This is a predicted structure of a 78-nucleotide RNA (c-di-GMP-I riboswitch aptamer) from Desulfoferrobacter suflitae. It was read from a public genome assembly, where an Rfam model found it. Lineage of the source: Bacteria > Syntrophobacteria > Syntrophobacterales > Syntrophobacteraceae > Desulfoferrobacter. Its mean pLDDT, the model's own confidence on a scale to 100, is 78.
Order: sequence, then C1' cells, then structure tokens
RNA sequence: ACCAGAAGGGGCCAAACCCAUUGUGAAGUGGGGACGGAAAACCACGGGUCUUAAAAUAAAGAUAGCCGGGUUGCCUGG
Repeated sequence: ACCAGAAGGGGCCAAACCCAUUGUGAAGUGGGGACGGAAAACCACGGGUCUUAAAAUAAAGAUAGCCGGGUUGCCUGG
C1' cells in the first nucleotide's frame, strides 16, 4: 500500500422518545437516553425523499443514520 472481516481488547458515534433552544418549515444545536453503526467520520457531486412564511413557479433549503460517488481513517487477519 492492497484485500477481507466485525469474534475479542481499548475506545468512538448515537435512532426512537423526553426536556431546553434556534428556524415559517423539513430540520439543527445542547442535555438525558440507546435502536443500532467499521466509516452512523467529512463532502450536497449524481439520484431519491422531505420542507418552504414572504416573494415566486423555479428557485431556495433539509437529509451523509436513503442509495451511489469522492476524501480521510481505528482494530484484527492475510
């Protein structure tokens, strides 16, 4: 460096739900919580899904824990 894996050790993240808070909203953030996760780390590039008060009818957003792609990466074995 490449391939395979998730049994073990030490760690990491944290769904639903509850509380607080921001936002029109999808949803985000903090605390509790633990369904799960070897990329459930990062990037909205392609597709999907979802949202939008005002303006507008084609834009602006959300989702990386929907899938693909890109970048990085712990452990074990080869």